The prediction has a mean pLDDT of 81. The RNA shown here (transfer RNA) has 73 nucleotides and comes from Bacteriovorax sp.
RNA sequence: GCUGACUUAGCUCAGUUGGUAGAGCAUCGGUUUUGUAAACCGACGGUCGUAGGUUCGAUUCCUAUAGUCAGCU
Repeated sequence: GCUGACUUAGCUCAGUUGGUAGAGCAUCGGUUUUGUAAACCGACGGUCGUAGGUUCGAUUCCUAUAGUCAGCU
């Protein structure tokens, strides 16, 4: 220098032939217990890396760019 993959909640990850985002763990509250843990119930938490474009509408399609990883030279 070229090519490819990945980036979504505090962490690990889902989610597409475009229709307004979810799970587990963690955290907090409650029930239970003499108390703790466990179990069960509930809640909180994300301008989907960034900036543009297309569209009535974008995590999803297009372009550029940042970071990480891999391969080639």
Rfam family: tRNA. It is annotated as a transfer RNA. Its family is annotated with triplet codon-amino acid adaptor activity in the Gene Ontology.